Two RNAs folded together computationally: RNase P RNA and transfer RNA, 415 nucleotides in total.
């Protein structure tokens, strides 16, 4: 030079006009005012996927139910987060991906095609040793047939057909028997904290697949949310006193109504609330230079100049994750490929 | 805040808790009839089941993670 893989970062800069929300001083013309002066969105504030704090129920203490998570080890208040490793998959590679516990507990389910799909099974094939049926032969025997019946080596069918390749073996075949491979369980041994790994040895043990199907195992998990929730309390209730008026000789009572106390806790209003902090929601807008890109014009170049654009997207109790979105643009580390030295 | 659901032909709607080429009706295209055209008839075309992974032999269905959407509560 191409072409790629991972981390991390930044996401316009400077002035000056104009506006906007808190908070603090001060003014007077006490108003949703006015000046000064200080703060004032992200890297994601966004989904609201997961945890947590906080705040009220509920609550010896265990079990069931339901519900999540699921290789090991750490980190962290937790967590489905994150490091770092094991493993299996993918890529030449750098490096990506992985709901990755149990299918030699139990049930279930594999359409189509195939004989047969789960402690099967035989359609073409092979043999037919033994049994049976027919010829030949004095007889041992031998020769037909493929009837019983054996086999599961080869074809075919399927995603899958109950280890593979050889050599014995037999009628014909088969872990029947061996030797090597592969996997599988047991058992020593070395390594590692552990997942797991590497070497032996022994078992012919060869056990399919699927639990993002039911289950089975371990471990976690009370419920509800800032419109939680707390404080103050009109107004309406009840209780005392005094009282205009009516009824009646007075006392009495009764309703309006006034003052005072109770107990609840409605509309409200204040804490909850934040070095941004609303409660219908501020954090902007113009202009000028610069700075990025892209077009087009002039230039023999450097470059000039003039237009046009600068993303996603905005806090609402608070944090830590993940996950989407996103114009441009910047640093590092590294893998492959070709070419020069 | 909180619970909850749904997404398949242009349009409405099926497809039993995985199984051959996902199918009706309407609509649309082309014949046929007609002088054109409707009405009927006879044919056909229409999706990769919102989007991307994954499990599976096999996926609209099962799981994960977006995206639109629309419902119930205070």
């Nucleotide at each position: 030079u191409g072409a790629g893989u991972c981390g991390g970062c930044c996401g316009g800069g400077u002035g000056g006009c104009c506006g906007c929300g808190g908070c603090g001083u001060g003014g007077c013309u006490u108003g949703a005012c006015c000046a000064c002066g200080u703060c004032g969105a992200g890297g994601a504030a966004g989904g609201u996927c997961g945890g947590g704090g906080c705040u009220c129920c509920a609550a010896a203490g265990g079990g069931c139910a339901g519900g999540g998570u699921g290789c090991u080890g750490g980190c962290u208040a937790a967590c489905g987060g994150c490091c770092a490793g094991a493993c299996g998959g993918g890529g030449u590679g750098a490096c990506c991906c992985g709901c990755u516990g149990g299918a030699a507990a139990g049930u279930g389910c594999a359409a189509c095609a195939g004989a047969a799909a789960g402690c099967a099974g035989a359609c073409c094939g092979c043999c037919g040793a033994u049994g049976g049926g027919g010829g030949c032969g004095c007889a041992a025997g031998c020769c037909c047939c493929a009837c019983a019946g054996g086999c599961a080596a080869g074809g075919g069918u399927g995603a899958a057909a109950c280890g593979g390749u050889g050599c014995g073996g037999u009628a014909a075949g088969a872990g029947c028997g061996c030797a090597c491979c592969a996997g599988c369980g047991c058992c020593c041994g070395g390594g590692g904290u552990g997942a797991c790994u590497c070497g032996g040895g022994c078992g012919g043990c060869u056990a399919g697949g699927u639990a993002a199907a039911c289950c089975c195992c371990a471990c976690c998990c009370g419920g509800a949310g800032c419109a939680a929730g707390g404080u103050c309390g009109a107004g309406a209730g009840g209780g005392a006193c005094g009282g205009c008026g009516u009824g009646c000789c007075c006392g009495c009572c009764c309703a309006a109504u006034g003052u005072c106390c109770c107990a609840g806790g409605u509309g409200g209003a204040c804490c909850g609330c934040u070095u941004a902090g609303a409660u219908g929601g501020a954090u902007g807008g113009c202009c000028a230079c610069c700075c990025c890109g892209g077009c087009g014009c002039c230039g023999u170049g450097a470059g000039g100049c003039g237009c046009c654009g600068g993303a996603c997207a905005g806090a609402a109790c608070c944090c830590c994750g993940c996950c989407u979105a996103c114009a441009g643009g910047c640093c590092g580390a590294c893998u492959c490929a070709c070419c020069g030295u | 805040g909180c619970g909850c659901c749904c997404g398949u032909a242009g349009c409405u709607c099926a497809a039993g808790c995985g199984g051959u080429c996902a199918g009706a009706g309407c609509a649309c295209c082309g014949g046929u009839c007609u002088u054109a055209a409707a009405a009927a008839c006879c044919g056909g075309a229409u999706g990769g089941u919102a989007c991307g992974g994954g499990u599976u032999c096999g996926a609209a269905u099962c799981c994960c993670g977006u995206c639109g959407g629309g419902c119930g509560u205070a």
Its mean pLDDT, the model's own confidence on a scale to 100, is 77. Rfam match: Bacterial RNase P class A. Rfam's curators write: Ribonuclease P (RNase P) is a ubiquitous endoribonuclease, found in archaea, bacteria and eukarya as well as chloroplasts and mitochondria.